[in-house]
RNA sequence: GGCUGUUUAGCUCAGUUGGUAGAGCAUCCCGUUUACAUCGGGGCGGUCGGGGGUUCGAGUCCCUCAACAGCCA
Numbered sequence: 001g002g003c004u005g006u007u008u009a010g011c012u013c014a015g016u017u018g019g020u021a022g023a024g025c026a027u028c029c030c031g032u033u034u035a036c037a038u039c040g041g042g043g044c045g046g047u048c049g050g051g052g053g054u055u056c057g058a059g060u061c062c063c064u065c066a067a068c069a070g071c072c073a
Base pairs, nucleotide, nucleotide: 001072002071003070004069005068006067007066010025011024012023013022019056027043028042029041030040031039049065050064051063052062053061
């Protein structure tokens, strides 16, 4: 330098054919316990890496930039 992949909650990851974004863990509260842990129930937490475009509507499609990983040279 060229090509490919990834970027979504504090962490690890889903997200179908474009239709108002979810799970587990963590955290907080309640119950259970003498207490802790475990277990059960509930809550909080992200406008999806930045910008632009297409569309009535974009995490999803297109362009561009960035970061990371891999392959080729």